[in-house]
RNA sequence: CCAGACGGUCGGAUGGCCGCUCCUGCCCGCGACAUCGCGGAUGGGGGAGGAAAGUCCGGGCUCCACGGAGACACGGUGCCGGGUAACGCCCGGCGGGGGCGACCCCAGGGACAGUGCCACAGAAAGCAAACCGCCCGCGCCCCUCGGGUCGCGGGUAAGGGUGAAAGGGUGCGGUAAGAGCGCACCGCGCGCCCGGCAACGGGUCGCGGCACGGUAAACCCCACCGGGAGCAAGACCGAAUAGGGGCGGACCGGCCCCCGCAAGGGGGUCGACGGGCGUUUCCGCCCGCCGCCCGGGUUGGUCGCGCGAGGCGUCCGGCGACGGACGUCCCAGAGGAAUGGCCAUCCCCCGGGUCCGCCUUGGCGGUUCCGGGGACAGAACCCGGCUUACAGACCGUCUGGCGCU
RNA sequence: GGGCGCGUAGCUCAGCGGGAGAGCACUACGUUGACAUCGUAGGGGUCACUGGUUCAAUCCCAGUCGCGCCCACCA
Numbered sequence: 001c002c003a004g005a006c007g008g009u010c011g012g013a014u015g016g017c018c019g020c021u022c023c024u025g026c027c028c029g030c031g032a033c034a035u036c037g038c039g040g041a042u043g044g045g046g047g048a049g050g051a052a053a054g055u056c057c058g059g060g061c062u063c064c065a066c067g068g069a070g071a072c073a074c075g076g077u078g079c080c081g082g083g084u085a086a087c088g089c090c091c092g093g094c095g096g097g098g099g100c101g102a103c104c105c106c107a108g109g110g111a112c113a114g115u116g117c118c119a120c121a122g123a124a125a126g127c128a129a130a131c132c133g134c135c136c137g138c139g140c141c142c143c144u145c146g147g148g149u150c151g152c153g154g155g156u157a158a159g160g161g162u163g164a165a166a167g168g169g170u171g172c173g174g175u176a177a178g179a180g181c182g183c184a185c186c187g188c189g190c191g192c193c194c195g196g197c198a199a200c201g202g203g204u205c206g207c208g209g210c211a212c213g214g215u216a217a218a219c220c221c222c223a224c225c226g227g228g229a230g231c232a233a234g235a236c237c238g239a240a241u242a243g244g245g246g247c248g249g250a251c252c253g254g255c256c257c258c259c260g261c262a263a264g265g266g267g268g269u270c271g272a273c274g275g276g277c278g279u280u281u282c283c284g285c286c287c288g289c290c291g292c293c294c295g296g297g298u299u300g301g302u303c304g305c306g307c308g309a310g311g312c313g314u315c316c317g318g319c320g321a322c323g324g325a326c327g328u329c330c331c332a333g334a335g336g337a338a339u340g341g342c343c344a345u346c347c348c349c350c351g352g353g354u355c356c357g358c359c360u361u362g363g364c365g366g367u368u369c370c371g372g373g374g375a376c377a378g379a380a381c382c383c384g385g386c387u388u389a390c391a392g393a394c395c396g397u398c399u400g401g402c403g404c405u
Numbered sequence: 406g407g408g409c410g411c412g413u414a415g416c417u418c419a420g421c422g423g424g425a426g427a428g429c430a431c432u433a434c435g436u437u438g439a440c441a442u443c444g445u446a447g448g449g450g451u452c453a454c455u456g457g458u459u460c461a462a463u464c465c466c467a468g469u470c471g472c473g474c475c476c477a478c479c480a
Base pairs, nucleotide, nucleotide: 001401002400003399004398005397006396007395008394009393010392012346013345014344015343016342017341018340020047021046022045023044024043025042027040028039029038030037031036049376053387054386056385057384058383059382060381061230062229063228064227074226075225076224077223078222079093080092081091082090083089094108095106096105097104098103109221110220114219115218116215117214118213131160132159133156134155135154136153137152138151139150141148142147168186169185170184171183172182173181187210188208189207190206191205192203193202194201195200234303235302236301237300244294245293246292247291248290249289252271253270254269255268256267257266258265259264273288274287275286276285277284278283296479297478298477310329311328312327313326314325315324316323317322347374348373349372350371351370352369353368355366356365357364358363359362406476407475408474409473410472411471412470415429416428417427418426423460431447432446433445434444435443453469454468455467456466457465
């Protein structure tokens, strides 16, 4: 210098003018008074993001359900150890794969618990299979007497061919031809020993000639986790309307009335019971269960709602994720929805032109002028993650190659 | 803001992991003097897109894009 890997930070800057929203101080006016509300004027302070996004996970918070525990069903997660409020996230290891390398990727439990599937092709596809070939035997024919064609029976998984996949690999021996049939090495399974918390790794060790195919992002098995819904949750105040109709469940008694043959249904009243209000008993007044659906009314206000698993800095522990101590800061809260617009200067990129320098005559570097551009994207209860989108700029660590010393 | 569902031919929709299909529509031919009907034959697909699992994906899993539906309060 070129090409790359990983981690992190920022994501236009400064000034002027005009606005928007929230909080707060002060002044004026109105509401009879008012520490309260509305309107106006004025001063001060705060005002989007790394993803505010997708809503894919995990929580806080709120309501509903629920005596506790367990089982079943359903859903999720899945190497090992750790971190965390928790997680499907993160860190550190292990195993496998890719790259010369820095480094990157892996839904990475179980296929001897069971079931299903493996199309087409192929002879045979799951407690395998003889199409061609090879070898042996028999029959028939030919014949140069070595053998050959054809047919039948048997052996053979070494070779060909099919397939995603055909029941270890290489070599030597062996055999009629072959075959873990035998042996050596490699590989595999089981056991033992050693190291490690573990996943797992290693062994001059022993045993077994040796498949046990693939698929669980197919059912399933094992281990662990999970009650449901979501701030349009939910609470309070106000306005308005028909406390109207249907279905289902639950439910005290007496009397009266209405409908009905009856069973039964509806209404009124009294008592009991339950709830609410006034003032606690007494007493008085009001109301009468629950769920779903249809219908009716409203589209107002306040809270929830901004101190939090919070940010920043230093030190300590830890390889790290992270944890602890101390100090310091307060940092958006709107409600059809604020956080913006214009101008100037500067910065970066692109295109065209002028001038200067260099040389391999077409580029490179610098200067200046004109024009254009500066991403993805906008909080809506909050927090921890993941994923996706993103012009560009900067910092650190490292790898490979080339050149010079 | 929150919760669900869908995407397959021009339209409406089917579709056990192994051929992409049906009805209507379209084209050509026949029938007719001509048209409609009818009959025969045919064309037409990025199964929304991108990855992954698998020998193999419209189907299973993940992400992205597009479209559609539902919700509040009062008595």
Molecule: RNase P RNA; transfer RNA
Organism: Inquilinaceae bacterium